[in-house]
This is a predicted structure of an 88-nucleotide RNA (c-di-GMP-I riboswitch aptamer) from Geomonas limicola.
Of the family's consensus pairs, 100% are formed in the model.

RNA sequence: CCUCUGUAAGGGUUAACUCACUGAAAAGUGGGGGCACAAAGCUACAGGUCCUCAGUUCUCUCGCGAACCGGACGGCUGGGCCACCAGA
Repeated sequence: CCUCUGUAAGGGUUAACUCACUGAAAAGUGGGGGCACAAAGCUACAGGUCCUCAGUUCUCUCGCGAACCGGACGGCUGGGCCACCAGA
RNA backbone atom coordinates (compact mmCIF):
# COMPACT_ATOMS: atom_id res chain seq x y z
P C A 1 -0.94 3.91 3.54
O5' C A 1 -0.98 2.91 2.31
C5' C A 1 -0.70 3.40 0.99
C4' C A 1 -0.68 2.25 0.00
C3' C A 1 -1.92 1.37 0.00
O3' C A 1 -2.97 1.94 -0.76
C1' C A 1 0.00 0.00 0.00
P C A 2 -4.48 1.58 -0.38
O5' C A 2 -4.67 0.08 -0.88
C5' C A 2 -4.61 -0.22 -2.28
C4' C A 2 -4.70 -1.72 -2.50
C3' C A 2 -5.88 -2.42 -1.83
O3' C A 2 -7.07 -2.26 -2.58
C1' C A 2 -3.92 -3.67 -1.45
P U A 3 -8.47 -2.29 -1.80
O5' U A 3 -8.70 -3.83 -1.45
C5' U A 3 -8.87 -4.78 -2.50
C4' U A 3 -8.82 -6.19 -1.94
C3' U A 3 -9.81 -6.49 -0.84
O3' U A 3 -11.11 -6.77 -1.34
C1' U A 3 -7.69 -7.35 -0.25
P C A 4 -12.37 -6.46 -0.40
O5' C A 4 -12.33 -7.60 0.72
C5' C A 4 -12.55 -8.96 0.36
C4' C A 4 -12.20 -9.87 1.51
C3' C A 4 -12.96 -9.63 2.81
O3' C A 4 -14.26 -10.23 2.78
C1' C A 4 -10.67 -9.90 3.29
P U A 5 -15.40 -9.57 3.66
O5' U A 5 -14.99 -9.93 5.16
C5' U A 5 -14.99 -11.27 5.60
C4' U A 5 -14.39 -11.37 6.99
C3' U A 5 -15.07 -10.53 8.05
O3' U A 5 -16.22 -11.18 8.56
C1' U A 5 -12.74 -10.26 8.23
P G A 6 -17.45 -10.32 8.95
O5' G A 6 -17.01 -9.67 10.34
C5' G A 6 -16.62 -10.52 11.42
C4' G A 6 -16.02 -9.68 12.53
C3' G A 6 -17.01 -8.73 13.20
O3' G A 6 -16.83 -8.75 14.60
C1' G A 6 -15.10 -7.54 12.45
P U A 7 -18.01 -9.15 15.54
O5' U A 7 -17.42 -8.93 17.00
C5' U A 7 -17.53 -9.97 17.96
C4' U A 7 -16.30 -9.98 18.85
C3' U A 7 -15.87 -8.63 19.37
O3' U A 7 -16.63 -8.27 20.53
C1' U A 7 -13.98 -9.90 18.66
P A A 8 -16.83 -6.74 20.87
O5' A A 8 -15.38 -6.23 21.35
C5' A A 8 -14.80 -6.76 22.53
C4' A A 8 -13.41 -6.19 22.72
C3' A A 8 -13.35 -4.68 22.85
O3' A A 8 -13.68 -4.27 24.17
C1' A A 8 -11.66 -5.42 21.37
P A A 9 -14.49 -2.97 24.40
O5' A A 9 -13.41 -1.82 24.14
C5' A A 9 -12.24 -1.75 24.96
C4' A A 9 -11.28 -0.73 24.40
C3' A A 9 -11.90 0.62 24.09
O3' A A 9 -12.00 1.43 25.24
C1' A A 9 -10.58 -0.08 22.26
P G A 10 -13.20 2.43 25.38
O5' G A 10 -12.82 3.62 24.40
C5' G A 10 -11.64 4.39 24.63
C4' G A 10 -11.31 5.23 23.41
C3' G A 10 -12.44 6.11 22.91
O3' G A 10 -12.56 7.31 23.65
C1' G A 10 -11.47 4.98 21.09
P G A 11 -13.95 7.68 24.32
O5' G A 11 -14.67 8.59 23.22
C5' G A 11 -15.73 8.07 22.43
C4' G A 11 -15.40 8.26 20.96
C3' G A 11 -16.59 8.60 20.07
O3' G A 11 -16.92 9.97 20.13
C1' G A 11 -15.35 6.86 19.09
P G A 12 -18.42 10.43 20.03
O5' G A 12 -18.83 10.10 18.53
C5' G A 12 -18.14 10.72 17.45
C4' G A 12 -18.62 10.17 16.13
C3' G A 12 -20.12 10.29 15.89
O3' G A 12 -20.46 11.59 15.43
C1' G A 12 -19.39 8.12 15.32
P U A 13 -21.83 12.24 15.89
O5' U A 13 -22.91 11.58 14.94
C5' U A 13 -22.74 11.64 13.53
C4' U A 13 -23.62 10.62 12.85
C3' U A 13 -25.09 10.71 13.20
O3' U A 13 -25.74 11.70 12.41
C1' U A 13 -24.39 8.45 13.28
P U A 14 -26.85 12.59 13.15
O5' U A 14 -28.01 11.55 13.50
C5' U A 14 -28.60 10.80 12.45
C4' U A 14 -29.40 9.63 13.02
C3' U A 14 -30.65 10.08 13.77
O3' U A 14 -31.75 9.28 13.34
C1' U A 14 -29.31 8.66 15.14
P A A 15 -33.11 10.00 13.09
O5' A A 15 -34.08 8.74 12.89
C5' A A 15 -33.82 7.82 11.85
C4' A A 15 -34.65 6.58 12.07
C3' A A 15 -36.06 6.83 12.57
O3' A A 15 -36.93 7.15 11.51
C1' A A 15 -35.06 5.14 13.86
P A A 16 -37.99 8.34 11.68
O5' A A 16 -39.02 7.75 12.75
C5' A A 16 -39.81 6.62 12.42
C4' A A 16 -40.44 6.04 13.68
C3' A A 16 -41.32 6.99 14.48
O3' A A 16 -42.61 7.09 13.91
C1' A A 16 -39.88 5.82 15.94
P C A 17 -43.25 8.55 13.73
O5' C A 17 -43.32 9.14 15.22
C5' C A 17 -44.14 8.52 16.20
C4' C A 17 -43.78 9.05 17.57
C3' C A 17 -43.82 10.57 17.71
O3' C A 17 -45.15 11.04 17.93
C1' C A 17 -41.82 9.76 18.66
P U A 18 -45.57 12.45 17.32
O5' U A 18 -44.77 13.53 18.20
C5' U A 18 -45.01 13.61 19.60
C4' U A 18 -44.00 14.54 20.24
C3' U A 18 -43.90 15.91 19.62
O3' U A 18 -44.93 16.77 20.09
C1' U A 18 -41.72 15.05 19.96
P C A 19 -45.54 17.88 19.10
O5' C A 19 -44.53 19.10 19.23
C5' C A 19 -44.41 19.80 20.46
C4' C A 19 -43.24 20.76 20.42
C3' C A 19 -43.19 21.66 19.20
O3' C A 19 -44.06 22.77 19.31
C1' C A 19 -41.04 20.76 19.59
P A A 20 -44.70 23.36 17.98
O5' A A 20 -43.48 24.17 17.31
C5' A A 20 -42.93 25.30 17.98
C4' A A 20 -41.69 25.79 17.27
C3' A A 20 -41.83 26.05 15.78
O3' A A 20 -42.43 27.30 15.51
C1' A A 20 -39.85 24.84 16.18
P C A 21 -43.33 27.42 14.16
O5' C A 21 -42.24 27.47 13.00
C5' C A 21 -41.31 28.55 12.92
C4' C A 21 -40.21 28.24 11.93
C3' C A 21 -40.65 27.97 10.50
O3' C A 21 -40.93 29.16 9.78
C1' C A 21 -39.05 26.34 11.16
P U A 22 -42.03 29.09 8.62
O5' U A 22 -41.32 28.26 7.46
C5' U A 22 -40.17 28.79 6.81
C4' U A 22 -39.64 27.82 5.77
C3' U A 22 -40.68 27.29 4.79
O3' U A 22 -40.99 28.23 3.77
C1' U A 22 -39.32 25.51 5.54
P G A 23 -42.51 28.31 3.26
O5' G A 23 -42.74 26.96 2.46
C5' G A 23 -42.00 26.70 1.26
C4' G A 23 -42.23 25.28 0.80
C3' G A 23 -43.69 24.85 0.70
O3' G A 23 -44.34 25.34 -0.46
C1' G A 23 -42.43 23.15 1.76
P A A 24 -45.78 25.98 -0.31
O5' A A 24 -46.68 24.72 0.07
C5' A A 24 -48.05 24.89 0.43
C4' A A 24 -48.83 23.66 0.02
C3' A A 24 -48.20 22.34 0.50
O3' A A 24 -48.74 22.00 1.77
C1' A A 24 -48.64 22.23 -1.84
P A A 25 -47.73 21.40 2.90
O5' A A 25 -47.49 19.89 2.40
C5' A A 25 -48.56 18.96 2.41
C4' A A 25 -48.23 17.79 1.49
C3' A A 25 -47.02 16.97 1.92
O3' A A 25 -47.42 15.94 2.82
C1' A A 25 -46.86 17.52 -0.39
P A A 26 -46.39 15.36 3.89
O5' A A 26 -45.40 14.44 3.02
C5' A A 26 -45.80 13.14 2.61
C4' A A 26 -44.85 12.62 1.54
C3' A A 26 -43.41 12.43 1.99
O3' A A 26 -43.20 11.18 2.61
C1' A A 26 -43.45 13.62 -0.05
P A A 27 -42.60 11.10 4.07
O5' A A 27 -41.38 12.14 4.04
C5' A A 27 -40.11 11.77 3.47
C4' A A 27 -39.43 13.01 2.92
C3' A A 27 -38.48 13.72 3.87
O3' A A 27 -37.21 13.09 3.90
C1' A A 27 -39.88 15.31 2.86
P G A 28 -36.24 13.24 5.22
O5' G A 28 -35.74 14.75 5.12
C5' G A 28 -34.84 15.13 4.08
C4' G A 28 -34.62 16.63 4.11
C3' G A 28 -33.98 17.17 5.38
O3' G A 28 -32.57 17.04 5.34
C1' G A 28 -35.85 18.51 4.80
P U A 29 -31.75 16.83 6.71
O5' U A 29 -31.81 18.27 7.40
C5' U A 29 -31.13 19.37 6.82
C4' U A 29 -31.36 20.63 7.63
C3' U A 29 -31.13 20.49 9.12
O3' U A 29 -29.76 20.56 9.46
C1' U A 29 -33.17 21.62 8.75
P G A 30 -29.21 19.68 10.67
O5' G A 30 -29.76 20.43 11.96
C5' G A 30 -29.26 21.71 12.28
C4' G A 30 -30.08 22.35 13.39
C3' G A 30 -30.25 21.53 14.66
O3' G A 30 -29.10 21.55 15.49
C1' G A 30 -32.32 22.46 14.04
P G A 31 -28.81 20.27 16.43
O5' G A 31 -29.92 20.39 17.57
C5' G A 31 -29.85 21.47 18.49
C4' G A 31 -31.00 21.42 19.48
C3' G A 31 -31.20 20.09 20.21
O3' G A 31 -30.27 19.88 21.25
C1' G A 31 -33.29 20.92 19.52
P G A 32 -29.79 18.38 21.58
O5' G A 32 -31.10 17.67 22.17
C5' G A 32 -31.58 18.05 23.45
C4' G A 32 -32.96 17.48 23.69
C3' G A 32 -33.04 15.96 23.84
O3' G A 32 -32.64 15.54 25.14
C1' G A 32 -34.80 16.71 22.46
P G A 33 -31.86 14.12 25.27
O5' G A 33 -32.84 13.05 24.59
C5' G A 33 -34.10 12.75 25.19
C4' G A 33 -34.83 11.73 24.33
C3' G A 33 -34.04 10.46 24.10
O3' G A 33 -34.28 9.57 25.18
C1' G A 33 -34.91 11.28 22.03
P G A 34 -33.27 8.37 25.53
O5' G A 34 -33.76 7.25 24.52
C5' G A 34 -32.96 6.13 24.28
C4' G A 34 -33.35 5.53 22.95
C3' G A 34 -32.33 4.49 22.47
O3' G A 34 -33.03 3.47 21.78
C1' G A 34 -32.48 6.21 20.88
P C A 35 -33.29 2.03 22.40
O5' C A 35 -33.52 1.14 21.10
C5' C A 35 -34.80 0.62 20.82
C4' C A 35 -35.02 0.49 19.33
C3' C A 35 -33.96 -0.27 18.54
O3' C A 35 -34.04 -1.66 18.71
C1' C A 35 -34.67 1.62 17.32
P A A 36 -32.68 -2.48 19.00
O5' A A 36 -31.76 -2.14 17.74
C5' A A 36 -31.82 -2.91 16.55
C4' A A 36 -31.47 -2.04 15.36
C3' A A 36 -30.02 -2.11 14.89
O3' A A 36 -29.83 -3.21 14.03
C1' A A 36 -30.69 0.16 15.06
P C A 37 -28.35 -3.86 13.91
O5' C A 37 -27.54 -2.79 13.05
C5' C A 37 -27.84 -2.57 11.68
C4' C A 37 -27.06 -1.40 11.14
C3' C A 37 -25.55 -1.58 11.17
O3' C A 37 -25.10 -2.32 10.04
C1' C A 37 -26.12 0.57 11.99
P A A 38 -24.11 -3.55 10.22
O5' A A 38 -22.78 -3.05 9.50
C5' A A 38 -21.88 -2.19 10.18
C4' A A 38 -20.72 -1.84 9.30
C3' A A 38 -19.85 -3.05 8.91
O3' A A 38 -19.10 -2.71 7.73
C1' A A 38 -18.64 -1.65 10.38
P A A 39 -19.49 -3.33 6.35
O5' A A 39 -20.06 -2.09 5.54
C5' A A 39 -19.32 -0.89 5.43
C4' A A 39 -19.96 0.18 6.31
C3' A A 39 -21.24 0.74 5.71
O3' A A 39 -22.14 1.06 6.75
C1' A A 39 -19.70 2.48 6.11
P A A 40 -23.70 0.78 6.51
O5' A A 40 -24.45 2.09 7.02
C5' A A 40 -24.28 3.33 6.31
C4' A A 40 -25.03 4.46 7.02
C3' A A 40 -24.59 4.68 8.47
O3' A A 40 -24.76 6.07 8.80
C1' A A 40 -26.83 3.90 8.42
P G A 41 -23.59 6.91 9.47
O5' G A 41 -22.60 7.20 8.25
C5' G A 41 -23.00 8.07 7.25
C4' G A 41 -21.85 8.96 6.84
C3' G A 41 -22.06 9.65 5.50
O3' G A 41 -22.76 10.87 5.66
C1' G A 41 -19.98 8.58 5.51
P C A 42 -24.00 11.20 4.74
O5' C A 42 -23.35 11.66 3.36
C5' C A 42 -22.51 12.80 3.31
C4' C A 42 -21.75 12.83 2.00
C3' C A 42 -22.59 12.72 0.74
O3' C A 42 -23.17 13.96 0.37
C1' C A 42 -20.74 11.28 0.57
P U A 43 -24.57 13.98 -0.34
O5' U A 43 -24.33 13.25 -1.73
C5' U A 43 -23.57 13.89 -2.76
C4' U A 43 -23.34 12.95 -3.93
C3' U A 43 -24.60 12.46 -4.64
O3' U A 43 -25.02 13.40 -5.63
C1' U A 43 -23.13 10.63 -4.24
P A A 44 -26.54 13.81 -5.69
O5' A A 44 -27.22 12.60 -6.49
C5' A A 44 -26.99 12.46 -7.89
C4' A A 44 -27.90 11.40 -8.47
C3' A A 44 -29.12 11.94 -9.20
O3' A A 44 -29.40 11.10 -10.31
C1' A A 44 -29.83 10.56 -7.43
P C A 45 -28.79 11.54 -11.74
O5' C A 45 -27.81 10.32 -12.08
C5' C A 45 -27.21 10.23 -13.35
C4' C A 45 -26.77 8.81 -13.62
C3' C A 45 -27.89 7.77 -13.47
O3' C A 45 -28.67 7.69 -14.65
C1' C A 45 -25.96 7.01 -12.33
P A A 46 -30.21 7.29 -14.54
O5' A A 46 -30.17 5.72 -14.23
C5' A A 46 -29.72 4.81 -15.22
C4' A A 46 -29.84 3.38 -14.72
C3' A A 46 -31.18 3.04 -14.08
O3' A A 46 -32.18 2.74 -15.04
C1' A A 46 -29.44 2.28 -12.68
P G A 47 -33.69 3.17 -14.77
O5' G A 47 -34.17 2.15 -13.64
C5' G A 47 -34.35 0.78 -13.96
C4' G A 47 -34.44 -0.05 -12.70
C3' G A 47 -35.63 0.22 -11.79
O3' G A 47 -36.84 -0.35 -12.28
C1' G A 47 -33.68 -0.02 -10.48
P G A 48 -38.22 0.41 -12.02
O5' G A 48 -38.39 0.38 -10.44
C5' G A 48 -38.67 -0.85 -9.76
C4' G A 48 -38.59 -0.68 -8.26
C3' G A 48 -39.61 0.29 -7.66
O3' G A 48 -40.87 -0.35 -7.46
C1' G A 48 -37.47 0.75 -6.77
P U A 49 -42.19 0.51 -7.60
O5' U A 49 -42.28 1.34 -6.24
C5' U A 49 -42.48 0.68 -5.00
C4' U A 49 -42.22 1.63 -3.85
C3' U A 49 -43.05 2.90 -3.85
O3' U A 49 -44.35 2.68 -3.31
C1' U A 49 -40.79 3.45 -3.43
P C A 50 -45.55 3.57 -3.82
O5' C A 50 -45.26 5.01 -3.20
C5' C A 50 -45.34 5.20 -1.80
C4' C A 50 -44.81 6.57 -1.42
C3' C A 50 -45.52 7.76 -2.06
O3' C A 50 -46.75 8.06 -1.42
C1' C A 50 -43.19 8.09 -2.15
P C A 51 -47.91 8.71 -2.26
O5' C A 51 -47.43 10.23 -2.45
C5' C A 51 -47.31 11.08 -1.32
C4' C A 51 -46.75 12.41 -1.75
C3' C A 51 -47.58 13.18 -2.77
O3' C A 51 -48.63 13.90 -2.15
C1' C A 51 -45.28 13.24 -3.36
P U A 52 -50.03 13.96 -2.90
O5' U A 52 -49.77 14.91 -4.16
C5' U A 52 -49.45 16.29 -3.97
C4' U A 52 -48.82 16.84 -5.23
C3' U A 52 -49.77 16.98 -6.42
O3' U A 52 -50.29 18.29 -6.47
C1' U A 52 -47.69 15.94 -7.06
P C A 53 -51.84 18.51 -6.28
O5' C A 53 -51.97 20.09 -6.28
C5' C A 53 -51.76 20.80 -5.08
C4' C A 53 -51.10 22.16 -5.31
C3' C A 53 -51.20 22.74 -6.72
O3' C A 53 -52.47 23.33 -6.99
C1' C A 53 -49.01 23.04 -5.87
P A A 54 -53.02 23.23 -8.46
O5' A A 54 -51.92 23.90 -9.38
C5' A A 54 -51.78 25.31 -9.40
C4' A A 54 -50.54 25.72 -10.18
C3' A A 54 -50.52 25.29 -11.65
O3' A A 54 -51.27 26.17 -12.47
C1' A A 54 -48.46 24.75 -10.66
P G A 55 -52.05 25.56 -13.69
O5' G A 55 -50.90 25.04 -14.67
C5' G A 55 -50.05 25.98 -15.31
C4' G A 55 -49.04 25.29 -16.20
C3' G A 55 -49.64 24.33 -17.23
O3' G A 55 -50.11 25.00 -18.38
C1' G A 55 -47.79 23.31 -16.14
P U A 56 -51.36 24.40 -19.13
O5' U A 56 -50.79 23.14 -19.92
C5' U A 56 -49.80 23.33 -20.93
C4' U A 56 -49.33 21.98 -21.46
C3' U A 56 -50.45 21.05 -21.89
O3' U A 56 -50.93 21.35 -23.19
C1' U A 56 -48.88 19.85 -20.58
P U A 57 -52.44 21.05 -23.52
O5' U A 57 -52.53 19.47 -23.68
C5' U A 57 -51.82 18.83 -24.72
C4' U A 57 -51.87 17.31 -24.56
C3' U A 57 -53.28 16.73 -24.40
O3' U A 57 -53.94 16.59 -25.65
C1' U A 57 -51.84 15.77 -22.79
P C A 58 -55.50 16.68 -25.68
O5' C A 58 -55.99 15.30 -25.03
C5' C A 58 -55.73 14.07 -25.69
C4' C A 58 -56.06 12.90 -24.79
C3' C A 58 -57.48 12.84 -24.27
O3' C A 58 -58.40 12.35 -25.23
C1' C A 58 -55.98 12.38 -22.50
P U A 59 -59.85 12.84 -25.20
O5' U A 59 -60.44 12.25 -23.83
C5' U A 59 -60.69 10.85 -23.72
C4' U A 59 -60.95 10.49 -22.27
C3' U A 59 -62.25 11.00 -21.66
O3' U A 59 -63.37 10.19 -22.05
C1' U A 59 -60.48 11.30 -20.12
P C A 60 -64.73 10.86 -22.20
O5' C A 60 -65.07 11.36 -20.73
C5' C A 60 -65.36 10.41 -19.69
C4' C A 60 -65.41 11.11 -18.35
C3' C A 60 -66.48 12.18 -18.21
O3' C A 60 -67.73 11.62 -17.87
C1' C A 60 -64.41 13.02 -17.39
P U A 61 -69.06 12.36 -18.26
O5' U A 61 -69.46 13.01 -16.87
C5' U A 61 -70.84 13.12 -16.51
C4' U A 61 -70.99 12.93 -15.00
C3' U A 61 -69.93 13.69 -14.17
O3' U A 61 -70.52 14.13 -12.96
C1' U A 61 -69.81 11.37 -13.70
P C A 62 -70.95 15.62 -12.87
O5' C A 62 -69.61 16.47 -13.00
C5' C A 62 -68.79 16.69 -11.84
C4' C A 62 -67.72 17.72 -12.17
C3' C A 62 -68.19 19.16 -12.34
O3' C A 62 -67.17 20.03 -11.87
C1' C A 62 -67.15 18.45 -14.33
P G A 63 -67.42 20.94 -10.60
O5' G A 63 -66.86 20.13 -9.36
C5' G A 63 -65.53 19.69 -9.30
C4' G A 63 -65.41 18.64 -8.22
C3' G A 63 -64.08 17.91 -8.18
O3' G A 63 -63.10 18.62 -7.44
C1' G A 63 -65.90 16.38 -7.95
P C A 64 -61.56 18.64 -7.96
O5' C A 64 -61.31 17.18 -8.52
C5' C A 64 -60.91 16.13 -7.67
C4' C A 64 -61.36 14.80 -8.24
C3' C A 64 -60.24 13.94 -8.81
O3' C A 64 -59.58 13.19 -7.79
C1' C A 64 -62.05 14.01 -10.35
P G A 65 -58.01 12.76 -8.01
O5' G A 65 -58.04 11.70 -9.20
C5' G A 65 -58.65 10.41 -9.00
C4' G A 65 -58.66 9.64 -10.30
C3' G A 65 -57.29 9.46 -10.96
O3' G A 65 -56.58 8.39 -10.38
C1' G A 65 -58.87 10.16 -12.58
P A A 66 -54.93 8.47 -10.35
O5' A A 66 -54.50 8.20 -11.86
C5' A A 66 -54.79 6.95 -12.47
C4' A A 66 -54.40 6.98 -13.94
C3' A A 66 -53.00 7.47 -14.24
O3' A A 66 -52.04 6.45 -14.05
C1' A A 66 -54.53 8.54 -15.69
P A A 67 -50.53 6.87 -13.54
O5' A A 67 -49.87 7.55 -14.83
C5' A A 67 -49.63 6.77 -15.99
C4' A A 67 -49.31 7.66 -17.17
C3' A A 67 -48.10 8.58 -16.99
O3' A A 67 -46.88 7.90 -17.19
C1' A A 67 -49.89 9.79 -17.96
P C A 68 -45.54 8.42 -16.39
O5' C A 68 -45.20 9.81 -17.12
C5' C A 68 -44.78 9.82 -18.47
C4' C A 68 -44.74 11.23 -19.02
C3' C A 68 -43.76 12.18 -18.34
O3' C A 68 -42.43 11.97 -18.80
C1' C A 68 -45.82 13.29 -18.70
P C A 69 -41.19 12.17 -17.79
O5' C A 69 -41.24 13.72 -17.43
C5' C A 69 -40.90 14.68 -18.42
C4' C A 69 -41.24 16.08 -17.93
C3' C A 69 -40.57 16.48 -16.62
O3' C A 69 -39.23 16.91 -16.82
C1' C A 69 -42.85 17.06 -16.54
P G A 70 -38.09 16.51 -15.72
O5' G A 70 -38.60 17.22 -14.39
C5' G A 70 -38.60 18.65 -14.31
C4' G A 70 -39.32 19.10 -13.04
C3' G A 70 -38.76 18.55 -11.74
O3' G A 70 -37.59 19.24 -11.31
C1' G A 70 -41.09 18.32 -11.72
P G A 71 -36.41 18.40 -10.55
O5' G A 71 -37.03 18.11 -9.12
C5' G A 71 -37.31 19.18 -8.23
C4' G A 71 -38.13 18.70 -7.06
C3' G A 71 -37.47 17.65 -6.16
O3' G A 71 -36.52 18.21 -5.27
C1' G A 71 -39.70 17.03 -6.59
P A A 72 -35.29 17.33 -4.76
O5' A A 72 -35.95 16.27 -3.77
C5' A A 72 -36.54 16.71 -2.56
C4' A A 72 -37.20 15.56 -1.84
C3' A A 72 -36.28 14.41 -1.46
O3' A A 72 -35.56 14.69 -0.27
C1' A A 72 -38.27 13.56 -2.40
P C A 73 -34.13 14.02 -0.05
O5' C A 73 -34.46 12.48 0.24
C5' C A 73 -35.18 12.13 1.40
C4' C A 73 -35.55 10.66 1.36
C3' C A 73 -34.38 9.70 1.25
O3' C A 73 -33.80 9.46 2.53
C1' C A 73 -36.10 9.05 -0.25
P G A 74 -32.24 9.69 2.77
O5' G A 74 -31.51 8.64 1.83
C5' G A 74 -31.75 7.25 2.02
C4' G A 74 -30.47 6.48 1.79
C3' G A 74 -29.33 6.86 2.73
O3' G A 74 -28.60 5.68 3.06
C1' G A 74 -28.64 7.14 0.50
P G A 75 -27.95 5.45 4.49
O5' G A 75 -29.06 4.60 5.28
C5' G A 75 -29.48 3.34 4.78
C4' G A 75 -30.83 2.99 5.33
C3' G A 75 -31.92 3.97 4.95
O3' G A 75 -33.14 3.26 4.74
C1' G A 75 -31.78 3.81 7.29
P C A 76 -34.10 3.64 3.57
O5' C A 76 -34.12 2.33 2.66
C5' C A 76 -34.45 1.07 3.21
C4' C A 76 -34.58 0.07 2.09
C3' C A 76 -33.30 -0.22 1.35
O3' C A 76 -32.50 -1.19 2.01
C1' C A 76 -35.01 0.23 -0.22
P U A 77 -30.89 -1.15 1.79
O5' U A 77 -30.72 -1.76 0.32
C5' U A 77 -31.06 -3.12 0.06
C4' U A 77 -30.90 -3.44 -1.42
C3' U A 77 -29.54 -3.10 -2.02
O3' U A 77 -28.55 -4.06 -1.69
C1' U A 77 -31.23 -2.37 -3.48
P G A 78 -27.00 -3.60 -1.58
O5' G A 78 -26.60 -3.30 -3.10
C5' G A 78 -26.55 -4.37 -4.04
C4' G A 78 -26.45 -3.83 -5.45
C3' G A 78 -25.22 -3.00 -5.76
O3' G A 78 -24.05 -3.80 -5.95
C1' G A 78 -27.11 -1.95 -6.69
P G A 79 -22.60 -3.22 -5.51
O5' G A 79 -22.36 -2.02 -6.55
C5' G A 79 -22.18 -2.31 -7.94
C4' G A 79 -22.16 -1.03 -8.74
C3' G A 79 -21.06 -0.04 -8.38
O3' G A 79 -19.81 -0.41 -8.97
C1' G A 79 -23.10 1.12 -8.61
P G A 80 -18.44 -0.12 -8.12
O5' G A 80 -18.30 1.47 -8.20
C5' G A 80 -18.11 2.12 -9.45
C4' G A 80 -18.10 3.62 -9.26
C3' G A 80 -17.16 4.12 -8.18
O3' G A 80 -15.83 4.24 -8.66
C1' G A 80 -19.26 5.14 -7.91
P C A 81 -14.59 3.89 -7.67
O5' C A 81 -14.56 5.14 -6.69
C5' C A 81 -14.25 6.44 -7.19
C4' C A 81 -14.49 7.48 -6.12
C3' C A 81 -13.78 7.25 -4.80
O3' C A 81 -12.41 7.64 -4.84
C1' C A 81 -16.02 7.87 -4.39
P C A 82 -11.36 6.85 -3.91
O5' C A 82 -11.68 7.42 -2.46
C5' C A 82 -11.38 8.78 -2.15
C4' C A 82 -11.94 9.15 -0.79
C3' C A 82 -11.42 8.35 0.40
O3' C A 82 -10.13 8.76 0.82
C1' C A 82 -13.75 8.61 0.57
P A A 83 -9.15 7.67 1.54
O5' A A 83 -9.93 7.35 2.91
C5' A A 83 -9.99 8.34 3.93
C4' A A 83 -10.82 7.85 5.10
C3' A A 83 -10.30 6.60 5.80
O3' A A 83 -9.26 6.93 6.71
C1' A A 83 -12.62 6.38 5.44
P C A 84 -8.34 5.78 7.35
O5' C A 84 -8.90 5.65 8.83
C5' C A 84 -8.91 6.80 9.68
C4' C A 84 -9.31 6.40 11.08
C3' C A 84 -8.62 5.13 11.60
O3' C A 84 -7.34 5.41 12.12
C1' C A 84 -10.94 5.01 12.04
P C A 85 -6.14 4.36 11.93
O5' C A 85 -6.53 3.20 12.96
C5' C A 85 -6.58 3.47 14.35
C4' C A 85 -7.26 2.33 15.08
C3' C A 85 -6.63 0.96 14.86
O3' C A 85 -5.49 0.75 15.66
C1' C A 85 -8.98 0.81 14.66
P A A 86 -4.33 -0.23 15.14
O5' A A 86 -4.91 -1.70 15.33
C5' A A 86 -5.19 -2.19 16.64
C4' A A 86 -5.99 -3.47 16.57
C3' A A 86 -5.38 -4.58 15.72
O3' A A 86 -4.38 -5.30 16.40
C1' A A 86 -7.67 -4.35 15.21
P G A 87 -3.14 -5.97 15.62
O5' G A 87 -3.80 -7.24 14.93
C5' G A 87 -4.26 -8.33 15.73
C4' G A 87 -5.10 -9.27 14.93
C3' G A 87 -4.43 -9.88 13.71
O3' G A 87 -3.61 -10.98 14.05
C1' G A 87 -6.59 -9.13 13.12
P A A 88 -2.35 -11.36 13.11
O5' A A 88 -3.03 -11.98 11.80
C5' A A 88 -3.70 -13.23 11.89
C4' A A 88 -4.36 -13.57 10.56
C3' A A 88 -3.44 -13.57 9.36
O3' A A 88 -2.73 -14.80 9.23
C1' A A 88 -5.40 -12.37 8.84
Lineage of the source: Bacteria > Pseudomonadati > Thermodesulfobacteriota > Desulfuromonadia > Geomonas. Rfam family: c-di-GMP-I riboswitch aptamer. From the family's description: GEMM was predicted in a large-scale screen for bacterial structured RNA regulatory elements.